[in-house]
RNA sequence: GCCCGGGUGGGGUAGUUUGGAUAUCCUAAGAGGUUGCGGACCUCUGGACCCGGAUUCGAAUUCCGGCCCGGGCG
Repeated sequence: GCCCGGGUGGGGUAGUUUGGAUAUCCUAAGAGGUUGCGGACCUCUGGACCCGGAUUCGAAUUCCGGCCCGGGCG
């Protein structure tokens, strides 16, 4: 340099194939319930689509250009 895969709450992960409102689940955190106090369990809360542009009524999703990570070729 070229090719392929990936980038989503503090951490991990689904959703992209088929564009559709308020983005899934687990874990961690906070609050409450329960308990003699805790743990476990139950309920609730806050928190995310790598950046810029394009297409569209509407983009995490499609297209273009970047950045970063992993793999392959030279």